[in-house]
THF (Tetrahydrofolate) riboswitch aptamer from Isachenkonia alkalipeptolytica, 92 nucleotides, folded computationally. Rfam family: THF (Tetrahydrofolate) riboswitch aptamer. On this family, see Ames et al., Chem Biol 2010: "A eubacterial riboswitch class that senses the coenzyme tetrahydrofolate". Gene Ontology term of the family: tetrahydrofolate metabolic process. RNAcentral holds the sequence, with entries from Rfam. Of the family's consensus pairs, 94% are formed in the model.
RNA sequence: GGCAGAGUAGUCGUUAUGCGUUAAGUGUUAGAAGAUGGGAAGUUGCUUCUAAACGAAGAUUCUUAUCGCGUUGUAACGACGCUUCCGCUGCU
Numbered sequence: 001g002g003c004a005g006a007g008u009a010g011u012c013g014u015u016a017u018g019c020g021u022u023a024a025g026u027g028u029u030a031g032a033a034g035a036u037g038g039g040a041a042g043u044u045g046c047u048u049c050u051a052a053a054c055g056a057a058g059a060u061u062c063u064u065a066u067c068g069c070g071u072u073g074u075a076a077c078g079a080c081g082c083u084u085c086c087g088c089u090g091c092u
Base pairs, nucleotide, nucleotide: 001092002091003090004089005088010080011079012078013077014076015075016074017073018072019070020069021068028052029051030050031049032048033047034046038086039085040084041083042082058067059066060065
């Protein structure tokens, strides 16, 4: 010098366990902030806060439990997995 690989935030699926169903949560729009492969920078995605609008599936049992619903929270496992520059590992 050449070739290959590892490694993030996060996304999807399964399982388990919760929350709500007396409506929070999720999702949408606008503004601000934050973190984001090992380093620097960075948009996109992600998270948090504020404001606005919209919005739902409950039922059975009558002993105290069960079955559902929600583009619902968390954890584990599996799959996928940053751009530019510089690095790391292996081969040559």